A computed fold for a 110-nucleotide RNA from Halalkalibacter wakoensis JCM 9140, annotated as SAM riboswitch aptamer (S box leader). Its mean pLDDT, the model's own confidence on a scale to 100, is 76. The same sequence occurs in records of 2 taxa. Its Rfam family is "SAM riboswitch aptamer (S box leader)". Rfam links the family to the GO term regulation of gene expression. From the family's description: The SAM riboswitch is found upstream of a number of genes which code for proteins involved in methionine or cysteine biosynthesis in Gram-positive bacteria.
RNA sequence: CUCUUAUCCUGAGUAGGCGGAGGGACAGGCCCGAAGAAGCCCAGCAACCAACAUUCUAAGCCAGAGUGAAAAGGUGCUAACCUGCAAGGCAUUGCCUUGGACGAUAAGAG
Numbered sequence: 001c002u003c004u005u006a007u008c009c010u011g012a013g014u015a016g017g018c019g020g021a022g023g024g025a026c027a028g029g030c031c032c033g034a035a036g037a038a039g040c041c042c043a044g045c046a047a048c049c050a051a052c053a054u055u056c057u058a059a060g061c062c063a064g065a066g067u068g069a070a071a072a073g074g075u076g077c078u079a080a081c082c083u084g085c086a087a088g089g090c091a092u093u094g095c096c097u098u099g100g101a102c103g104a105u106a107a108g109a110g
Stems, first nucleotide, its partner, number of pairs: 001110008013042001016041003022032003026084004043078003048074002052068006085099006
């Protein structure tokens, strides 16, 4: 980088430190930011994987599926939004619903 599977509801710094002008994936809007952006550290949130307990299938073992607790391991996350393509409804140039695309994260494979 590509493919497959699962999730994208909630939660976590509005009074931490360093830093010093950008940031919210992309495009268009709309916003955040010298009352301090990105980034790094710290702190916190969650529970995907690993690890733990337990149930079922199978049972010689391996293995597969479910549930629970925990948060020391591998990651991730810690302003808030709308639209993007298609269909439908209301309705009048807007509103709503559904699905998708794009994107993000984790695990596995190449």